The RNA shown here (transfer RNA) has 76 nucleotides and comes from a Candidatus Eiseniibacteriota bacterium. The source organism's lineage runs through Bacteria, Bacteria candidate phyla and Candidatus Eiseniibacteriota. The prediction has a mean pLDDT of 82. The RNAcentral record of the sequence draws on ENA.
[in-house]
RNA sequence: GGGCGGAUAGCUCAGUUGGUAGAGCAUCGGCAUCACAAGCCGGUGGUCGGAGGUUCGAGUCCUCUUCCGCCCACCA
Repeated sequence: GGGCGGAUAGCUCAGUUGGUAGAGCAUCGGCAUCACAAGCCGGUGGUCGGAGGUUCGAGUCCUCUUCCGCCCACCA
């Protein structure tokens, strides 16, 4: 230098053919218990790495870019 994959909630990850973002764990409240844990019920938590574009509408498509991983090439 070239190619491929990844970045989404505090953490680990889903997200279909573009249609307004979810699960588990964690956290908070409640139930229950003499009490705690486990369990059950409910809630909170996100500008989807960043910028721009296409579109009525973008996590998803296009361009540029940052970081991480892998492969290839070059190194007089």